[in-house]
């Protein structure tokens, strides 16, 4: 100089549960709260899980099961794209 890997410092971010909000709903917002995170920043790109709708199918058929498949949610579920503070060993 490059690659890996992340000690210290500064500090970041906010899990579960409470209260308000919003959505049919997963859930999102927005205050308290700290499980934990070196990307726990961001992007719904390919997968998983969830939510609603249900072609269609089955039975004891105004009822019940099951579901290609749409839309949607969720980046603290993984794998990727993007940009990011500090530099000991």
């Nucleotide at each position: 100089a490059u690659a890996u890997u992340g000690a210290a410092a500064g500090g970041g971010c906010a899990a579960a549960c409470c209260c308000g909000u919003u959505g049919u709903g997963a859930g999102g917002c927005g205050g308290g709260g700290g499980c934990g995170c070196a990307a726990a920043g961001u992007c719904a790109u390919g997968g998983g899980u969830c939510u609603u709708c249900g072609a269609c199918c089955u039975g004891u058929u105004u009822c019940a099961g099951g579901a290609g498949g749409a839309a949607g949610a969720u980046c603290g579920c993984c794998a990727g794209g993007c940009c990011g503070c500090c530099g000991a060993a």
The RNA shown here (c-di-GMP-I riboswitch aptamer) has 89 nucleotides and comes from an Anaerolineales bacterium.